[in-house]
Molecule: Bacterial small signal recognition particle RNA
Organism: Planctomycetota bacterium
RNA sequence: UGCCCGGGCCCUCGCGACGAUGACCGACCGAAUCGGGUCAGGCCGGAAACGGAGCAGCCCUAAGGAUGCGUCAUCGGGUGCGGACGGUCCGGGCGCUC
Numbered sequence: 001u002g003c004c005c006g007g008g009c010c011c012u013c014g015c016g017a018c019g020a021u022g023a024c025c026g027a028c029c030g031a032a033u034c035g036g037g038u039c040a041g042g043c044c045g046g047a048a049a050c051g052g053a054g055c056a057g058c059c060c061u062a063a064g065g066a067u068g069c070g071u072c073a074u075c076g077g078g079u080g081c082g083g084a085c086g087g088u089c090c091g092g093g094c095g096c097u098c
Stems, first nucleotide, its partner, number of pairs: 001095010012083005018076007028065002035060004043052003
């Protein structure tokens, strides 16, 4: 110095794990009043029967809250592995030259 082989790192592509964020799904919580339903008591009307409005309570739900799985997406790195080619460094082998 040429070729070959092996390895580390870089570049590139792909798949996965982990973490964060967001979305979807399910159950839970969630309205003094400005949501709905049912409205005890009390109130009003009525001679009465009844009717009316309707607070609390209860139920349903909204905005939203938080949770646990699942799925999807994005981002991250001292993450794991694989593919093709190249670069760089190290080691080995075979040659050539000095």